[in-house]
Context: one part of a larger RNA
RNA sequence: GAUUGAACGCUGGCGGUAUGCUUAACACAUGCAAGUCGAACGGUAACAGCAGAGCUUGCUCUGGCUGACGAGUGGCGGACGGGUGAGUAACGCGUGGGAAUCUACCUAGUAGUGGGGGAUAGCCAGAAGAAAUUCUGAAUAAUACCGCAUACGCCCUACGGGGGAAAGAGGCCCUCUUCUUGAAAGGUCUCACUAUUAGAUGAGCCCGCGUUAGAUUAGCUAGUUGGUGAGGUAAGAGCUCACCAAGGCAACGAUCUAUAGCUGGUCUGAGAGGAUGAUCAGCCACAUUGGGACUGAGACACGGCCCAGACUCCUACGGGAGGCAGCAGUGGGGAAUAUUGGACAAUGGGCGCAAGCCUGAUCCAGCAAUACCGCGUGUGUGAAGAAGGCUCUAGGGUUGUAAAGCACUUUCAGUAGGGAGGAACAAGCUGGGUUAAUACCCCAGUCUAGUGACGUUACCUACAAAAGAAGAUCCGGCUAACUCCGUGCCAGCAGCCGCGGUAAUACGGAGGGAUCAAACGUUAAUC
Numbered sequence: 001g002a003u004u005g006a007a008c009g010c011u012g013g014c015g016g017u018a019u020g021c022u023u024a025a026c027a028c029a030u031g032c033a034a035g036u037c038g039a040a041c042g043g044u045a046a047c048a049g050c051a052g053a054g055c056u057u058g059c060u061c062u063g064g065c066u067g068a069c070g071a072g073u074g075g076c077g078g079a080c081g082g083g084u085g086a087g088u089a090a091c092g093c094g095u096g097g098g099a100a101u102c103u104a105c106c107u108a109g110u111a112g113u114g115g116g117g118g119a120u121a122g123c124c125a126g127a128a129g130a131a132a133u134u135c136u137g138a139a140u141a142a143u144a145c146c147g148c149a150u151a152c153g154c155c156c157u158a159c160g161g162g163g164g165a166a167a168g169a170g171g172c173c174c175u176c177u178u179c180u181u182g183a184a185a186g187g188u189c190u191c192a193c194u195a196u197u198a199g200a201u202g203a204g205c206c207c208g209c210g211u212u213a214g215a216u217u218a219g220c221u222a223g224u225u226g227g228u229g230a231g232g233u234a235a236g237a238g239c240u241c242a243c244c245a246a247g248g249c250a251a252c253g254a255u256c257u258a259u260a261g262c263u264g265g266u267c268u269g270a271g272a273g274g275a276u277g278a279u280c281a282g283c284c285a286c287a288u289u290g291g292g293a294c295u296g297a298g299a300c301a302c303g304g305c306c307c308a309g310a311c312u313c314c315u316a317c318g319g320g321a322g323g324c325a326g327c328a329g330u331g332g333g334g335a336a337u338a339u340u341g342g343a344c345a346a347u348g349g350g351c352g353c354a355a356g357c358c359u360g361a362u363c364c365a366g367c368a369a370u371a372c373c374g375c376g377u378g379u380g381u382g383a384a385g386a387a388g389g390c391u392c393u394a395g396g397g398u399u400g401u402a403a404a405g406c407a408c409u410u411u412c413a414g415u416a417g418g419g420a421g422g423a424a425c426a427a428g429c430u431g432g433g434u435u436a437a438u439a440c441c442c443c444a445g446u447c448u449a450g451u452g453a454c455g456u457u458a459c460c461u462a463c464a465a466a467a468g469a470a471g472a473u474c475c476g477g478c479u480a481a482c483u484c485c486g487u488g489c490c491a492g493c494a495g496c497c498g499c500g501g502u503a504a505u506a507c508g509g510a511g512g513g514a515u516c517a518a519a520c521g522u523u524a525a526u527c
Base pairs, nucleotide, nucleotide: 001527002526003525004524006523007522008521009520013375014374015373016372017371018370019368020367021333026331027330028329030328031327032326035076036075037074040073041072043069044068047067048066049065050063051062052061053060054059055058083286084285085284092211093210094209095208096207097206098205101203102202106199107198108197109196110195111194112193114148116146117145124137125136126135127134128133154162155161156160168191169190170189171188172187173186177182212258213257214256219249220248221247224246225245226244227243228242229241230240231239261283262282263281264280265276266275267274268273288309289308290307291306292305311322312321313320314319339365341364342363343362347361348359349358350357351356378408379407380406381405388399389398390397391396412468414463415462416461417460418459422454428446429445430444431443432442433441471516472515473514474513475512476497477496478495482511483510484509485508486507492499493498
C1' cells in the first nucleotide's frame, strides 16, 4: 500500500447492489418447512346443491343423486430441493483413463394386454388401556395380492428340456332393449399396464498422477499378500468362507501422532510465489451418540423403522413420547452476526388428463454504514475586510467572502397526482386436419374477460421553502499541517526514533491548520 463474512470508539442524510453465528456438530418452547391423485378402489365424517317426506312455514329427517371429500386401501413422490463441515490425509477431492454393471419418470422401436381365484383395511359389533395404542368376531372393493394360458429375449447336459408377464380407467359414437333413466355387447380416441431392444439422464466400481506437518514416530501387517474351489453382489475383487503357499508395505518415509472437508475460485503480488477455501458453483461426508437392516429404480434414508446409550417431557408408575447442522425464533457461549414477516405473481420441483393443491426451494419485503458504488448537505454576488474568538512588537495580523445582506436554484428527503415492465400460459370462439362422428386430439387465427407478493414499485409531473442533512483523526521526524495557555521526569503520550526535571510546535486545553469524508480512526488477520 492492498484486502476482510470483521469487531470496538466517535459521528451519521438518501438510494442501488451484495453480504450477515468465523465461537458451543451446545440445548431447544412455539409455528411452519412433503405432499398429491376420486380419471385406481370400497365408500360418505364435514360443507354446498338437488330430490323427497314431515310439519311448528323455516326448521327437522331421509337419499352418495351431484359438486366435492374426513379417515382408509392403492399409485407416484417423501433418495430431489434445503442445512452443516463433526469426521476424513482417503481413490475423499482434482485430473486423465478403464471394464465387469444398474438406471423409476422421459424418447424411439417390436410384441402383447387372454382366462380365473382367494383375501384384507376402512365400516359394523365387542373387548383391553390413564394414554400411546392394541386385540377378537363378521362382511367387502381395486391399477392391492396369487395362480393358469401364451413367450421375443433368459438358463442347461442344447434336433431336446427348464423356469418365467400383464390392469384397467376416462371421453365419445352406434345398435338392441326399455314408459324414461340406465345396464350389457361392439367401435373409436386418450392415458395407463406387461415383456424386450436401443437412447438419454443419473449412479456404482477399478487404475496412473497430484494433494499439510512431525523421524524427539523405524519398522508395520494373519484376511494380512497370493492361489484353488465355493458363496455373495446390479457388477470385478479376500467382498466373505474352506483349504494351500508365505507372502505384502517401508528411508522415493510404511506405521504412528497432530492438523484439515477437497476443488473451481478468493486475497495479495510485476511475476514466480505466499495466504485462504465466507457468499456462488461442482464433488464428498454427516443428521442427538453408536449399531442394524426393511421398503424401493435409487437409502442403509435430516423432518422413515428397529435396538442400545445420554438427555428432555408425559404418566393413573403398568408404560409411553421426542430429536431445528430446514425457515423464523429462544436460552447459552462470544468482541461479534438479522424478522417467531408476505406470496406462490415469476423461475423451478412433487402429484394430477386437467383445473388445481403443496412448496420457509425460490421471489420479495424487514433489520444492520457490514462492504462496494452513486448522490446530496446549496449556487452566484457580497469589504463596513462588521461583531465575537485567538494572537500581537498594541500599529496590526488571523478566523475571512467566511458570516450577515442581496439575487437565484430545488437534486435527494416531504406532500399530491399520474404510471410502465416483470404476464408467458390457461379458458372461450372460429376455421382446417383426423374420424362413421357435430366426441377426443392436433394446427392456425381471433376477440373479449381474467391472473402481481413486491407495491404508496421504477419512472414522470406539480407544490413549498435554503428550507431537513458533517464529522472523525492528525499537526516533533518518518508524514501533509504552528502558535498561546496550563503542567513541571508529575500528570501523561508513544507505530519506531523518542517527548515531559519552569519559556514543551511531542502531555492537557484553546485558536489556527492538514488529510479523508457519511464516514473517520483503532485493534485483529493475510500478502
Molecule: small-subunit ribosomal RNA, 5' domain
Organism: uncultured prokaryote